Predicted 3D model of a 73-nucleotide RNA (transfer RNA) from a Bacillota bacterium. Rfam family: tRNA. It is annotated as a transfer RNA. About the family: Transfer RNA (tRNA) molecules are approximately 80 nucleotides in length. It was read from a public genome assembly. The prediction has a mean pLDDT of 80.
[in-house]
């Protein structure tokens, strides 16, 4: 150099045929408990790697770059 695969919450991940995004885990508050960890209930947190483009509407789809990660040469 080239193909092809990933990138979404603090971390590991879903997000379907486009219709303003979710578990777990982890954090905070609260119950329980002598007290801690287990357990229970509740709650915060992310515009989806960047930048354009199509769309009434973009995490999806089209371009360009970037980063990791197999492959080939």
């Nucleotide at each position: 150099g080239u193909g092809c695969c990933u990138u979404u919450a603090g971390c590991u991940c879903a997000g379907c045929u486009g219709g303003u995004a979710g578990a777990g885990c982890g954090g905070u508050u609260g119950a329980c408990u002598c007290u801690u960890a287990a357990u229970c209930a509740a709650u915060a947190g992310g515009c989806c790697c960047a930048g354009g483009g199509u769309u009434c509407g973009a995490g999806c789809c089209c371009c360009u770059g970037a980063a990791g990660g197999c492959g080939c040469a």